[in-house]
RNA sequence: GCGCCUGUAGCUCAAUUGGAUAGAGCAUCUGACUACGGAUCAGAAGGUUACAGGUUCGACUCCUGUCGGGCGCG
Numbered sequence: 001g002c003g004c005c006u007g008u009a010g011c012u013c014a015a016u017u018g019g020a021u022a023g024a025g026c027a028u029c030u031g032a033c034u035a036c037g038g039a040u041c042a043g044a045a046g047g048u049u050a051c052a053g054g055u056u057c058g059a060c061u062c063c064u065g066u067c068g069g070g071c072g073c074g
Base pairs, nucleotide, nucleotide: 001073002072003071004070005069006068007067010026011025012024013023019057028044029043030042031041032040050066051065052064053063054062
């Protein structure tokens, strides 16, 4: 340099092949419980779905470009 795959919460991943307000587990915070902690239970907060355009009534999903990561070829 070329080709393919990939990017969603702090981390690991869903989102039924374009359709309802983007969810779950772990972690964090608050409360209950406890002599204190841990465990357990209840609740809360946390997202420009990498970035910018395009298509569409409607985009995490499709198309184009850029950036990051992985694999292969030279």
Transfer RNA from a Candidatus Omnitrophota bacterium, 74 nucleotides, folded computationally.